Predicted 3D model of a 95-nucleotide RNA (SAM riboswitch aptamer (S box leader)) from an Actinomycetales bacterium.
Its mean pLDDT, the model's own confidence on a scale to 100, is 80.
[in-house]
RNA sequence: AGACCAUCCCAGAGCAGCUGAGAGAUCUGGCUCGACGACGCUGCAGCAACCUUCCGCUCUGCGGAUCCCGGUGCUACUGCCAGAAACGAUGGAGG
Numbered sequence: 001a002g003a004c005c006a007u008c009c010c011a012g013a014g015c016a017g018c019u020g021a022g023a024g025a026u027c028u029g030g031c032u033c034g035a036c037g038a039c040g041c042u043g044c045a046g047c048a049a050c051c052u053u054c055c056g057c058u059c060u061g062c063g064g065a066u067c068c069c070g071g072u073g074c075u076a077c078u079g080c081c082a083g084a085a086a087c088g089a090u091g092g093a094g095g
Base pairs, nucleotide, nucleotide: 004092005091006090007089008088014044015043016042017041018040022033023032024031026084027083028082029081030080045075046074047073050071051070053065054064055063056062057061079087
């Protein structure tokens, strides 16, 4: 790099420092955030429950509980919305 599985319409969770102009994936059309500093990066805090842990069952799995610690993830708007085409993101498993 390519291939497999699950989710992406419940919901939830922000402060500080640095930076300095665009940002919300692409195209079109909207809507929205942004010099009262967005986006991004770092730190801390938090949310959630994919992995984890525990229990049950009709046991390749499903359901419930848990998440102090551990691996990730996430913390404006439904992946912001609609259409289009194809993607992308996260986790698991595998190599």
Lineage of the source: Bacteria > Bacillati > Actinomycetota > Actinomycetes > Actinomycetales. It matches the Rfam family "SAM riboswitch aptamer (S box leader)". From the family's description: The SAM riboswitch is found upstream of a number of genes which code for proteins involved in methionine or cysteine biosynthesis in Gram-positive bacteria.